Annotation
This is a predicted structure of a 1496-nucleotide RNA (small-subunit ribosomal RNA) from a Pseudomonadota bacterium. The prediction has a mean pLDDT of 83. Rfam family: Bacterial small subunit ribosomal RNA. Its family is annotated with ribosome and structural constituent of ribosome in the Gene Ontology.

RNA sequence: CUUACGGAGAGUUUGAUCCUGGCUCAGGAUGAACGCUGGCGGCGUGCCUAACACAUGCAAGUCGAACGAAGAGGCUCCUUCGGGAGUACUUCAGUGGCGGACGGGUGAGUAACACGUAGGUGACCUGCCCCGAGGCAGGGGAUAACGGCUCGAAAGGGCCGCUAAUACCCAAAAGGGUCGCGAGUCGCAUCGCGAUCAGAGCUACGGCGUCUCGGGAGGGGCCUGCGGCCCAUCAGCUAGUUGGUAGGGUAAUGGCCUACCAAGGCGACGACGGGUAGGGGGCCUGAGAGGGUGAUCCCCCACAUUGGCACUGACACACGGGCCAAACUCCUACGGGAGGCAGCAGUGAGGAAUAUUGAGCAAUGGGCGAAAGCCUGACUCAGCAACGCCGCGUGGACGACGAAGGCCUUCGGGUCGUAAAGUCCUUUUCAGGGGGACGAGACAGGACGGUACCCCUGGAAUAAGUCACGGCUAACUACGUGCCAGCAGCCGCGGUAAAACGUAGGUGGCAAGCGUUAUCCGGAUUCACUGGGCGUAAAGCGCCUGCAGGCGGUCUCGUAAGUGGGAUGUGAAAUCUCCUGGCUCAACUGGGAGGGGCCAUUCCAUACUGCGAGGCUUGAGGACAGAAGAGGGAAGCGGAAUUCCCGGUGUAGUGGUGAAAUGCGUAGAUAUCGGGAGGAACACCAGUGGCGAAGGCGGCUUCCUGGUCUGCUCCUGACGCUAAGAGGCGAAAGCUAGGGGAGCGAACGGGAUUAGAAACCCCGGUAGUCCUAGCCGUAAACGAUGGAUACUAGGUGUCGGCGGUCUUAACCCCGUCGGUGCCGAAGCUAACGCGUUAAGUAUCCCGCCUGGGGACUACGGCCGCAAGGUUAAAACUCAAAGGAAUUGACGGGGACCCGCACAAGCAGCGGAGCGUGUGGUUUAAUUCGAUGCUACACGAAGAACCUUACCCAGGUUUGACAUGCAGGUAGUAGUGAAGCGAAAGCGGAACGACUCGCAAGAGAGCCUGCACAGGUGCUGCAUGGCUGUCGUCAGCUCGUGCCGUGAGGUGUUUGGUUAAGUCCACUAACGAGCGCAACCCCUGUCGUCAGUUACAUGUGUCUGGCGAGACUGCCGGUCUUAAACCGGAGGAAGGUGGGGAUGACGUCAAGUCAGCAUGGCCUUUAUAUCUGGGGCUACACACACGCUACAAUGGCCGGUACAAUGGGUUGCCAACCCGCGAGGGGGAGCUAAUCCUAAAAAGCCGGUCUCAGUUCGGAUUGUAGGCUGCAACCCGCCUGCAUGAAGCCGGAGUUGCUAGUAAACGCGCGUCAGCCAUAGUGCGUUGAAUACGUUCCCGGGUCUUGUACACACCGCCCGUCACGUCAUGGGAGCUGGUAACACCUGAAGCCGGUACGCUAACCGCAAGGAGGCAGCCGUCGAGGGUGGGACUGGUGACUGGGACGAAGUCGUAACAAGGUAGCUGUAGCGGAAGCUGCGGCUGGAUCACCUCCUUU
Repeated sequence: CUUACGGAGAGUUUGAUCCUGGCUCAGGAUGAACGCUGGCGGCGUGCCUAACACAUGCAAGUCGAACGAAGAGGCUCCUUCGGGAGUACUUCAGUGGCGGACGGGUGAGUAACACGUAGGUGACCUGCCCCGAGGCAGGGGAUAACGGCUCGAAAGGGCCGCUAAUACCCAAAAGGGUCGCGAGUCGCAUCGCGAUCAGAGCUACGGCGUCUCGGGAGGGGCCUGCGGCCCAUCAGCUAGUUGGUAGGGUAAUGGCCUACCAAGGCGACGACGGGUAGGGGGCCUGAGAGGGUGAUCCCCCACAUUGGCACUGACACACGGGCCAAACUCCUACGGGAGGCAGCAGUGAGGAAUAUUGAGCAAUGGGCGAAAGCCUGACUCAGCAACGCCGCGUGGACGACGAAGGCCUUCGGGUCGUAAAGUCCUUUUCAGGGGGACGAGACAGGACGGUACCCCUGGAAUAAGUCACGGCUAACUACGUGCCAGCAGCCGCGGUAAAACGUAGGUGGCAAGCGUUAUCCGGAUUCACUGGGCGUAAAGCGCCUGCAGGCGGUCUCGUAAGUGGGAUGUGAAAUCUCCUGGCUCAACUGGGAGGGGCCAUUCCAUACUGCGAGGCUUGAGGACAGAAGAGGGAAGCGGAAUUCCCGGUGUAGUGGUGAAAUGCGUAGAUAUCGGGAGGAACACCAGUGGCGAAGGCGGCUUCCUGGUCUGCUCCUGACGCUAAGAGGCGAAAGCUAGGGGAGCGAACGGGAUUAGAAACCCCGGUAGUCCUAGCCGUAAACGAUGGAUACUAGGUGUCGGCGGUCUUAACCCCGUCGGUGCCGAAGCUAACGCGUUAAGUAUCCCGCCUGGGGACUACGGCCGCAAGGUUAAAACUCAAAGGAAUUGACGGGGACCCGCACAAGCAGCGGAGCGUGUGGUUUAAUUCGAUGCUACACGAAGAACCUUACCCAGGUUUGACAUGCAGGUAGUAGUGAAGCGAAAGCGGAACGACUCGCAAGAGAGCCUGCACAGGUGCUGCAUGGCUGUCGUCAGCUCGUGCCGUGAGGUGUUUGGUUAAGUCCACUAACGAGCGCAACCCCUGUCGUCAGUUACAUGUGUCUGGCGAGACUGCCGGUCUUAAACCGGAGGAAGGUGGGGAUGACGUCAAGUCAGCAUGGCCUUUAUAUCUGGGGCUACACACACGCUACAAUGGCCGGUACAAUGGGUUGCCAACCCGCGAGGGGGAGCUAAUCCUAAAAAGCCGGUCUCAGUUCGGAUUGUAGGCUGCAACCCGCCUGCAUGAAGCCGGAGUUGCUAGUAAACGCGCGUCAGCCAUAGUGCGUUGAAUACGUUCCCGGGUCUUGUACACACCGCCCGUCACGUCAUGGGAGCUGGUAACACCUGAAGCCGGUACGCUAACCGCAAGGAGGCAGCCGUCGAGGGUGGGACUGGUGACUGGGACGAAGUCGUAACAAGGUAGCUGUAGCGGAAGCUGCGGCUGGAUCACCUCCUUU
């Protein structure tokens, strides 16, 4: 460069991410089946299940030219005309020959030389066929058929007699064969000698047949190497077993068989046993390597109802032959017989499921025959089946007004859709008619078939379905349904707006099919050879030694096993690939080429590996000299402390805890002193120090003993590494026996805690802990990291040694070897992290993993005294289980900070009475909503009617209200008397219009009808809008850049500072946005302008406007020179001056469909609308928000002072008069800085009351009045008089407030006729106390940490118990199956024996013999019986745990320090999770200390 070939992913764990990992899907395939549908043709294919049972027919016969006989017809001859003889032919059975061992079926058995492949046979056979050589001369005796007799139901026989042959027998001749001996060889061949061995005829005379021998072709037998299933929960197997000798047997080798001898043979490279299975060519899939499979076609094997046996034969132990046994079926005269479709059809049965009791031998092939021919369910064809593959068609062109109709609709339209109709055209197919094959290689002969094919005629005529449409995955709407019905491959849909269910329309895919199910491969690099992993995801054995095995330093020579290359042989055909041909194409099929082996033979090469030989020293080991050490074992010794005992001193407590109690103590404890006893452990030193393989090892001394390190030379000469099995060691607990027992301390007892407390805490306390001997063999036995070797930057500690330098000697320093830590380059890693002590780069060996649960389980084996250990499944179930990291949220984690959050204060609430709201209850109705904070004086800023939505009753129905259309209407619209009625309404006398237009008429109105109105009916979880809350908290984000695989991080962290993410500094960030602040309003000071209606008449107050002023600006200090803070000055005001408005991203499916708007649903003489009355005001109770009080800082009486905000014409209402008063009269003024409301009240002055349920308090009730209103009964307010209740300061608990605030005092306003307002909202008057401080409660912010949470702690989650379903273990047993074993019995039959019986051929004159047959005996022998075991199923009262299931019960174990850190091995205990003891681990938070490291 060319050519060829060539590998795609997706969904699902999470809030999100990366990884691990399983599940699932898209593809292809099928001997298929099922659902719906179905026009044609070609070529194929069609019992996968019961190797289950079979009715009926057919599937193997043929030869007269091997033979005899019989019979009918034809011909010839003879004839006594009765017939006879002969001849060719046909038929039936028989003798005889060949063929029935092929062809066809099936896959039960078989794990084997059965198959495949390559070889061997010097250990063999071979009919028919071909080639070659030679022979066929002579005799003999029988026997079927047939005839007669006879038995039997039948099947089938028996006896006597006759007969033929290519049936049988004898002998001669031997080219030759066979056997024996000898030579020879390897046991061939070859040679010599001896013995022995054949035969058949027929004929149309062409020939055919026959015998012997040699060769060939084709076929077969036997043997061998190699190859191809699962289980080790099958580990040992074996007596003809392994070998030898001799014999038998066979075509032939061989324990194939027998006797004797020997004691071997096989096995972790998997024997033996069990399970499964015909093998191959091939087929399916796959990029390939592989994986799966073994239908149809071809090769081989095995089998023929089951089991055994032989006979015949060239070949059989024989599918359509025989004998025996067994089961089954049938016949029977009950004596006995018959049968074998896994041949082709067919039947029954089984099953999801698989065809015609067809035609023909025309072709191909086979058997027989000389041939004609006969036979052939092999085969060729046809039939049935969309079962598969392939091909064709169901029409083509034009056709818009985009018809009708369907569906949708925002009502405009869109879509089905050029689709239809219509016009023109075509005839594959279809129908009718006509012609008509190839297949037949010399004549004749065609089942298929009047088929294929061709021609003519007719007419779009005869012909479309199925599945899907949430994502994967291509294709969307409407209606119905409402966690129902249903769907579903996975994820998942369905609880009233479902693109996921059902239907319809539309759309997408494929198409005479389309879907579903089942199975296989693929995707799955998810068993990884190609091509994976093991620190934390599943996975390194607890550790060491070491046999086998695997692997192995360096040099030389040889060899050529592996390895590489060439050649040859073979790898059947078909299949596959390529080329090419034939059917119109294709499927299908013919021809040619190619490809295909871990195969065999042979030649060559010799780098590497192996093997043999010889060297080497660097791996390994040794010698020598030093060194450190809690390395191991044994013996002895020591002091401190606890406890106990004795004695002294001494007196009332002690001990223990969060607080207590149990306990101990006046019989003298605790405390303290002295003495003694005993056991266990060894403080300080002590250190990420040391030693050991690990477990582990810690006072001192001695003895014995293992390993390690360093230095220097020397020695051996690869002696090495790893290590399945195996052996040894192996913490704690536990076990056995014997000791010991101070302290501690499972169990246990008691005390507490608690709802309970089987625990945590306390007081006691037994095993145990200790020693000796022996078991056990497990741990978070961990670095969760197997061992060995080599290589790959450094820095810094520390331990042991050596060297250098230096020194008096040292230290320090430099270098090096070995150990042990930390930090880090490259690299690796999913990340975390690892990083010369690798988790880097490589090699070798071992162990282990393959989704979670079930299950560190069951069964079986092995081990153990036991506890138990080790090895180790399945059913079933789930769509995940996991690792690391991220963002949040949370923590009875940490740090920092803020807030009337606590604290410090003041006043309250919670108790009383009343008002109001809510719950509850009640009711005909007590309308509805709001429900922790964030509902409850909330919607409601005004429920007697109205409001009003509720209830009862009575009316109305185009309607109380809107719009449109059509029709009608002149005494019309409107007003509306009497009457009925509670009203609404009915009723209708009477009165009586409007606009435009010349008029007609139109409009408005009214009536009727149709559309429609109406709904405070439902859904705030369909919505808009508005609102609450976190929270006026300081946060929430973006762009670009940078870091990270990514989620994401950075910025926004950190240090200061602030009210503030406010500002500053630093900084891989630099900027920006929404928030903060500011801008706006009110208020405080001043200036100025204007000034009505204010007032003292000129301006001070006041009103309105404009402006100034405050900015950490100035000074000092602190701080980093910053930001800022502290103090000060000035100032009316000082660090945001005070107050308001203003509410980031978002959270709560927060609230509201009843304020309004609005989708959908529902209703339409009612869920609409009108009216009267009632209700929303009920009342055993409970809560919430308030008012008034309980009194002397007070009540009452009298006098007296000072506001501000507001409101006012259906209004505020003055003066004055009446009334005790509410109020009435009155009418001035005021559309308001003018008038009115209007008095402000607490306060101040004076008086009285004197601690009393009162001169406190005012509920309740009576009564008399007033006001509003159509109307105060349910159900208003006010006034006078009378009445005078509870209540004497309020439990647990709880609220507000940090200054003009709290508290106290009154005044106004809105709603409103009036008012249940003590509410709400404003206004002013008087006017405090306290804040040390941030430990704690609540809420919030930032950083950090842990997490199994993410619906986010109101989270998650564990176990028992109860109920239901399912699978499974154990189980007294019961009941099957399989293969063996021991003994008994033993058919047929072969073999052997025997010679009483019978006997044609040969020998013999004969007698007789040889031989044969039957019988009998024996070995073997299928099967049967008995017996004890083995393995494996089913079932089983009861029982064990497991899985799943809706909101069941009990607790709260785990996840945060999960509230006692958790986990773990073991032991005990307990309803349960679990608790406790002993030892271990960090996969523990937090704080402190120590050490080390990093940066400066």